[in-house]
Molecule: Bacterial RNase P class A
Organism: Paraperlucidibaca sp.
RNA sequence: GGAGUUGGCUAGACGAUCGCUGCCCUGCUUGCAGGGGGGAGGAAAGUCCGGGCUUCAUAGGGCAGAGUGCCAGGUAACGCCUGGGCGGCGCGAGCCGACGGAAAGUGCAACAGAGAGUAAACCGCCGAUGGCCCGUAAGGGAUCAGGUAAGGGUGAAACGGUGCGGUAAGAGCGCACCACGAGUCUGGUAACAGACCGGUACGGCAAACCCCACUCGAAGCAAGACCAAAUAGGUGUCCAGACGCGCGGCCCGCGCGGGACACGGGUAGGUUGCUUGAGCGCACCGGCGACGGUGCGCCUAGAGGAAUGAUCGUCCACGACAGAACCCGGCUUACCGGCCAACUCCCCCU
Numbered sequence: 001g002g003a004g005u006u007g008g009c010u011a012g013a014c015g016a017u018c019g020c021u022g023c024c025c026u027g028c029u030u031g032c033a034g035g036g037g038g039g040a041g042g043a044a045a046g047u048c049c050g051g052g053c054u055u056c057a058u059a060g061g062g063c064a065g066a067g068u069g070c071c072a073g074g075u076a077a078c079g080c081c082u083g084g085g086c087g088g089c090g091c092g093a094g095c096c097g098a099c100g101g102a103a104a105g106u107g108c109a110a111c112a113g114a115g116a117g118u119a120a121a122c123c124g125c126c127g128a129u130g131g132c133c134c135g136u137a138a139g140g141g142a143u144c145a146g147g148u149a150a151g152g153g154u155g156a157a158a159c160g161g162u163g164c165g166g167u168a169a170g171a172g173c174g175c176a177c178c179a180c181g182a183g184u185c186u187g188g189u190a191a192c193a194g195a196c197c198g199g200u201a202c203g204g205c206a207a208a209c210c211c212c213a214c215u216c217g218a219a220g221c222a223a224g225a226c227c228a229a230a231u232a233g234g235u236g237u238c239c240a241g242a243c244g245c246g247c248g249g250c251c252c253g254c255g256c257g258g259g260a261c262a263c264g265g266g267u268a269g270g271u272u273g274c275u276u277g278a279g280c281g282c283a284c285c286g287g288c289g290a291c292g293g294u295g296c297g298c299c300u301a302g303a304g305g306a307a308u309g310a311u312c313g314u315c316c317a318c319g320a321c322a323g324a325a326c327c328c329g330g331c332u333u334a335c336c337g338g339c340c341a342a343c344u345c346c347c348c349c350u
Base pairs, nucleotide, nucleotide: 001346002345003344004343005342006341007340008339009338010337012315013314014313015312016311017310018309020039021038023036024035025034026033027032028031041321045332046331048330049329050328051327052326053220054219055218056217065216066215067214068213069212070084071083072082073081074080085099086097087096088095089094100211101210105209106208107205108204122152123151124148125147126146129145130144132141133140134139160178161177162176163175164174165173179200180198181197183196184195185194186193187192224272225271226270227269234263235262236261237260238259239258243257244256245255246254247253279298280297281296282295283294284293285292286291316319
């Protein structure tokens, strides 16, 4: 100097004018005026996970259903994060991973192929052995029986791989290394790794059913809580018990219809839930880290047709994606660019 990897920060700046919104103060004509200070994001987004909060349900346990799925830790919790293991990719920094169980059972595998799961002989190889032909014989030939999974071919996959020996040709048939293992020992909290030993059986698929382990009640701020007209209706007490209606005609009795007062439910409407919170910043301590602890400091939108805008001036690197609606922790997706730190690889100079 070039090419990268990881983590973090930022998201035009300054000024003036005119607006919008809700908070505080002042004034009065009580809904206006004046003044002051506040006013979107790293994703406010998708609504995909997890929690707080609220209402309803709920003794406990099981079944069903859904989800998660290497190990350990962090956390309020998680499908998130951190560290580690294993596998794959990269020269490397580093990145990616539905990564439990196929020796519980059931099932699946199109097409191709001779054969697809206690394998299979299509081509090829052999034909030692028995038979056939030639030969007096030694021996030779073809391949009928048969042997053969080393080679070819099909396939995503063909019942361990490479090499040497061995053999008629072959074959874990034997050996070495690799692979493999419900074996032993060692290290590690564990996942797992290493060494030794063993034999060559036990193919693949669980993002097929299933098995195992763990987690899970439902709905959501239009949740919910409080105040509460007009009109209509309800309950209770008292008054009146005069009259009417009903209980098939009459009496008693009962019920309904009247008035006053009280109570509670509830519609419109209003208030609240609403932003001080698993909060943010700095320092120190513990931890590899995620994170935790202590101290000091800070307050940072809260509407309800829903505000956060517009114009002008100066400057530059000419400005992306995008806009809160109960609140947090994540994940994912979108994004013009700029800056910082650590690390890796290549080239050059000393």